[in-house]
Molecule: transfer RNA
Organism: Candidatus Blackburnbacteria bacterium
């Protein structure tokens, strides 16, 4: 140089074009003589960036960017 795959919470990761969730962290409780475990509750999101098609985009299409495989 070429192909592909990838980017969503602090962190792993979901999410048929229609109110962005789970877990795990983190903050209050509650229990416990404490601490850890359990349990209850509850905060966090420019969906990588800019551009298009749509009533309607995290999701489709372009295009750049960063990253991981593959080919040369």
């Nucleotide at each position: 140089g070429g192909g592909g795959g990838u980017a969503u919470a602090g962190c792993u990761c979901a999410a048929u074009g229609g109110u962005a969730g789970a877990g795990u962290a983190g903050u209050g409780g509650c229990c416990u003589u404490u601490u850890a475990a359990g349990c209850c509750a509850u905060u966090g999101g420019u969906u990588c960036a800019g551009g298009g098609u749509u009533c309607g985009a995290a999701u489709c299409c372009c295009u750049g960017u960063g990253c991981c495989c593959c080919c040369a």